[in-house]
Context: one part of a larger RNA
RNA sequence: GGCACAGGGUGGAUGCCCAGGCGCCAAGAGCCGAUGAAGGACGUGGCAGGCUGCGAAAAGCUUGGGGGAGUCGCGAGCAGACAUUGAUCCCAAGAUAUCCGAAUGGGGAAACCCACCGAAGGUAAUGCUUCGGUACCAUAAGAUGAAUAGAUAGUCUUAUUGGGGGGUACCCGGGGAAGUGAAACAUCUGAGUACCCGGAGGAAGAGAAAGUAAAAACGAUUCUGCUAGUAGCGGCGAGCGAACGCGGAAGAGCCUAAACCGGUUGUCUUCGGAGAACCGGGGUUGAGGUAUAGCGAAAAAGCGAAGAUAGGUGAGCAGAACUACCUGGGAAGGUAGGUCACAGAGGGUGACAACCCCGUAUGCGAAGCCGAGAAUAGCUUGCUAUAACCAGAGUACCGCAGGACACGAGAAAUCCGGCGGGAAGCAGGGAGGACCACCUUCCAAGGCUAAAUACUACUUGGCGACCGAUAGCGCAUAGUACCGUGAGGGAAAGGUGAAAAGAACCCCGGGAGGGGAGUGAAAUAGAACCUGAAACCCUGUGUUU
Numbered sequence: 001g002g003c004a005c006a007g008g009g010u011g012g013a014u015g016c017c018c019a020g021g022c023g024c025c026a027a028g029a030g031c032c033g034a035u036g037a038a039g040g041a042c043g044u045g046g047c048a049g050g051c052u053g054c055g056a057a058a059a060g061c062u063u064g065g066g067g068g069a070g071u072c073g074c075g076a077g078c079a080g081a082c083a084u085u086g087a088u089c090c091c092a093a094g095a096u097a098u099c100c101g102a103a104u105g106g107g108g109a110a111a112c113c114c115a116c117c118g119a120a121g122g123u124a125a126u127g128c129u130u131c132g133g134u135a136c137c138a139u140a141a142g143a144u145g146a147a148u149a150g151a152u153a154g155u156c157u158u159a160u161u162g163g164g165g166g167g168u169a170c171c172c173g174g175g176g177a178a179g180u181g182a183a184a185c186a187u188c189u190g191a192g193u194a195c196c197c198g199g200a201g202g203a204a205g206a207g208a209a210a211g212u213a214a215a216a217a218c219g220a221u222u223c224u225g226c227u228a229g230u231a232g233c234g235g236c237g238a239g240c241g242a243a244c245g246c247g248g249a250a251g252a253g254c255c256u257a258a259a260c261c262g263g264u265u266g267u268c269u270u271c272g273g274a275g276a277a278c279c280g281g282g283g284u285u286g287a288g289g290u291a292u293a294g295c296g297a298a299a300a301a302g303c304g305a306a307g308a309u310a311g312g313u314g315a316g317c318a319g320a321a322c323u324a325c326c327u328g329g330g331a332a333g334g335u336a337g338g339u340c341a342c343a344g345a346g347g348g349u350g351a352c353a354a355c356c357c358c359g360u361a362u363g364c365g366a367a368g369c370c371g372a373g374a375a376u377a378g379c380u381u382g383c384u385a386u387a388a389c390c391a392g393a394g395u396a397c398c399g400c401a402g403g404a405c406a407c408g409a410g411a412a413a414u415c416c417g418g419c420g421g422g423a424a425g426c427a428g429g430g431a432g433g434a435c436c437a438c439c440u441u442c443c444a445a446g447g448c449u450a451a452a453u454a455c456u457a458c459u460u461g462g463c464g465a466c467c468g469a470u471a472g473c474g475c476a477u478a479g480u481a482c483c484g485u486g487a488g489g490g491a492a493a494g495g496u497g498a499a500a501a502g503a504a505c506c507c508c509g510g511g512a513g514g515g516g517a518g519u520g521a522a523a524u525a526g527a528a529c530c531u532g533a534a535a536c537c538c539u540g541u542g543u544u545u
Base pairs, nucleotide, nucleotide: 001544002543003542004541005540006539007538008537009536015530016495017494020467021466022464023463024462025461026460027459028458029456030455031166032165039100040099041098042055043054044053046078047077050074051073061094062093063092064091065090066089070082071081072080105114106113107112115134116133117132118131119130120129121128136163137162138161139159140158141157142156143155144154170201171199172198173197174196175195181188185235211218212217222249223248224247225246226245232240233239253448254447255446256392260281261280262279263278264277265276267274268273286426288390289389290387291386292385293384294383295382300381301380302379303378311370312369313368316364317363318362322337323336324335325334326333338355339354340344346358347357348356397421398420399419400418402416403415404414407433428443429442430441431440432439482489483488502529505516506515507514508513
């Protein structure tokens, strides 16, 4: 030195565990903000570095309710307090709420600097202090008012008018890629995706036929199962990809413009009136309305508030039934004998508990907040004839070049906007996939509209052939430490014991550490603490060179 065995050290695998995650379901809620948000800075405790809470009224103040014995957060200790005259705690409603931040008096290198106006305090006076106001845009009202006479633009004031910023996804709109696929690549695809911007809501958008059809009909929209990978589109490549119709979810329809009648204001006027803006009545569809004439008028149908109620939410409350012996450190284990059950879900308790504790089934519950359905107030709706007054114009449509439609210019209808041209007007007009005729169907160029649908940052409850500390979120917590000028990147790190009973006292040592003693079931559970694998290091014994 090798090998074997034994015992240690180191190390932190493995097992067990859960304080944390992951995914899903149901319900709620679906916004917050100039009454100053989201997010922060700085403060705030008797001693106070961090977190949490709070805001100079600062781990808190007031009120109403709950609750019932301890309490002064995580978090011990010292000191000192509070509490059955009901504290701490929980729910609700208020008060306070520094500074920054849309940040809004002006500025600014966020949390700072500097003002003005009004009121109050203070001073001999100024300085000073406190409170309130002072941004911009839009809208409305009022005042003022250029070039330029009237006017207009502009300017100013006021408003218990609104906006501004933030927020996970969902939604609508404006812009809009490339890697890729086509086995290369250019049309095409990827994809109107990613991403950027604007806007809104609890949903959004769409929506009451200028529809779909086809000789039969249907009757707003949305979502969905089929239709169907069909018809089609397509360097007819790669690929893209409907609709009609049928079944289901839900179900709801309305308001204007105009004709006609009237009013107010101001304009023009030949003084007769005319036309304009606004307001009121009227009217709203393809079986129209208006005007005039006539008939009928009180039932039926439809729409439908505010408020209230049911219910929900939001602290809580009641809630059945077990003992002995044995083993053991400890009983919930074993044995024996019982009990409850609308409760044998789950968790805890010194090992495995329906009956020990918290709970569970079940029943009950205040203020505040949310809040149906039904019913009610209210609103709407008649028929006939004649006249031919009205029925959304730079619109429809056409040309050119584009875009959207499953549809790539195609035979290319339909829809959208850009440039140019440009109708009819009810004896009218659009559509039925070029176009024309016949036929059928509908009525554009104004608007609103619940539900069925999408999503989940947030709250509550529940579930898991999901993870169990190199896993599961990046975080058993941390966007911390650390890195970077910055945008940004971004960790590691869990476990004594049932209970600290966390080792008084003695000894060695400067200490660290250790030996006794003591605690404990156990100390090779001693805080570098459950279990404690391997690599690696050492000691002893044997054997071998």

A computed fold for a 545-nucleotide part of an RNA from a Clostridia bacterium, annotated as large-subunit ribosomal RNA, domain I. The coordinates come from a structure-prediction model, not an experiment, and the mean pLDDT is 82. RNAcentral holds the full RNA, with entries from ENA.